[in-house]
């Protein structure tokens, strides 16, 4: 990178360097000189993996460690069905995690 598998309407940010851009995506809304991105300290969310019980778990507690994350639903949204005025279902794309080539 790629394939399987699971999740994605819940949660969690301050301070310093930095100095124009950022939310994946020709769109549309949004955030940012009252300081984006990137970077570094501390803190925090969650609970994939892990760690503890049990015969065993998809059950429960857990948080040492690997990871992920702390604007707004995955900011919206595209394809189908459906509804009929914006509703439900699936799918696809994206993102993480595990786990294999």
């Nucleotide at each position: 990178u790629u394939u399987u598998u699971a999740u994605a309407c819940a949660g969690a940010g301050a301070c310093g360097c930095g100095g124009a851009g950022a939310g994946a995506u020709a769109g549309g809304c949004u955030c940012a000189u009252a300081g984006a991105a990137g970077c570094g300290u501390c803190g925090g969310c969650a609970a994939c993996c892990g760690u503890u019980g049990u015969a065993a778990a998809u059950c429960a507690a857990u948080a040492a460690g690997g990871u992920g994350c702390c604007a707004a639903a995955u900011c919206c949204a595209g394809c189908u069905a459906u509804a009929u005025u914006u509703u439900u279902a699936g799918c696809a794309a994206u993102a993480u995690a595990a786990a294999a080539a």
This is a predicted structure of a 101-nucleotide RNA (SAM riboswitch aptamer (S box leader)) from a Chitinophagales bacterium.
Its Rfam family is "SAM riboswitch aptamer (S box leader)". Rfam describes the family as follows. The SAM riboswitch is found upstream of a number of genes which code for proteins involved in methionine or cysteine biosynthesis in Gram-positive bacteria.
It was read from a public genome assembly, where an Rfam model found it.
Its mean pLDDT, the model's own confidence on a scale to 100, is 83.
Of the family's consensus pairs, 94% are formed in the model.